Record summary
The RNA shown here (transfer RNA) has 81 nucleotides and comes from an uncultured bacterium. The prediction has a mean pLDDT of 81. Its Rfam family is "tRNA". By type it is a transfer RNA.
RNA sequence: GGGCACGUGGCGGAAUGGUAUACGCGCAUGGCUUAGGACCAUGUGACGCAAGUCGUGAGAGUUCGAGUCUCUCCGUGCCCA
Repeated sequence: GGGCACGUGGCGGAAUGGUAUACGCGCAUGGCUUAGGACCAUGUGACGCAAGUCGUGAGAGUUCGAGUCUCUCCGUGCCCA
């Protein structure tokens, strides 16, 4: 330099173009325990007192509607030279 794949909460990871983050881990609070672990219950994207606003690497496009399709860029991995 060329080709291919990938990028989603703190982490792993799902999501048919139609409620963004199911599910698991972790964490927080409570229960249980002499105490801890295990187990059980509830909560847990960000900002905000709230109402609400924003959010899938960045930007643009298509569409009534984009995490998903298209283009450019950034990053990571693999292959070729």